Molecule: transfer RNA
Organism: Octopus sinensis
RNA sequence: GCCCAGCUAGCUCAGUCAGUAGAGCACGAGAUUCUUAAUUUCGGGGUCGUGGGUUCAAGCCCCACGUUUGGCG
Numbered sequence: 001g002c003c004c005a006g007c008u009a010g011c012u013c014a015g016u017c018a019g020u021a022g023a024g025c026a027c028g029a030g031a032u033u034c035u036u037a038a039u040u041u042c043g044g045g046g047u048c049g050u051g052g053g054u055u056c057a058a059g060c061c062c063c064a065c066g067u068u069u070g071g072c073g
Base pairs, nucleotide, nucleotide: 001072002071003070005068006067007066010025011024012023013022019056027043028042029041030040031039049065050064051063052062053061
């Protein structure tokens, strides 16, 4: 330099035919327990990597850039 794949909550990841975002773990609070742990209930937390474009509407489609793996030279 070229090619492929990825980037969504603190972490690991879903997200269907574009219709306005979820799970598990973690975190906080309650219940239970003499206490801790375990169990259980509830809750907070998101510029969907960045910037543009298309569209009534974009996590999803298009372009550029950044970044992280892998491959080729």